[in-house]
RNA sequence: GGGGAAUUAGCUCAGUGGAUAGAGCAGCGGUUUUCUAAACCGUUGGUCGCAGGUUCGAAUCCUGCAUUCCCUG
Numbered sequence: 001g002g003g004g005a006a007u008u009a010g011c012u013c014a015g016u017g018g019a020u021a022g023a024g025c026a027g028c029g030g031u032u033u034u035c036u037a038a039a040c041c042g043u044u045g046g047u048c049g050c051a052g053g054u055u056c057g058a059a060u061c062c063u064g065c066a067u068u069c070c071c072u073g
Stems, first nucleotide, its partner, number of pairs: 001072007010025004018056001027043005049065005
């Protein structure tokens, strides 16, 4: 240099055009317990990497850029 993959909550990930963006873990509050842990209940937290485009409608499709990883000259 060329090719490919990934980027969504603090972490690991789901969601592949129709909308209020989700789960588990973690955090916070509570119940229980002599206390802690565990268990159970509730709850906070997101400009969906950035910028444009397509569309009535984009996390989702297209383009560019950024970062990380893999293959290759």